This is a predicted structure of a 74-nucleotide RNA (transfer RNA) from a Gemmatimonadota bacterium. Its mean pLDDT, the model's own confidence on a scale to 100, is 82. Its Rfam family is "tRNA". Gene Ontology term of the family: triplet codon-amino acid adaptor activity.
[in-house]
RNA sequence: GGGCCUGUAGCUCAGGUGGUUAGAGCGUGCGCCUGAUAAGCGCAAGGUCGGUAGUUCGAGUCUACCCAGGCCCA
Numbered sequence: 001g002g003g004c005c006u007g008u009a010g011c012u013c014a015g016g017u018g019g020u021u022a023g024a025g026c027g028u029g030c031g032c033c034u035g036a037u038a039a040g041c042g043c044a045a046g047g048u049c050g051g052u053a054g055u056u057c058g059a060g061u062c063u064a065c066c067c068a069g070g071c072c073c074a
Stems, first nucleotide, its partner, number of pairs: 001073007010026004019057001028044005050066005
């Protein structure tokens, strides 16, 4: 330098063919339960979907460029 893959909640990850509300587990906070913990149960907070443009009535999803990480080739 070229090609490919990945980037979504604090962490690990889902999100058929674009479709109107973005979710799960763990963790965190609060409550219930207990003599008290743990476990269990319930509720809640937590997201510029890596960034900027573009296509579209509509983009986490499609396109281009850029950023970060990884793999391969040179």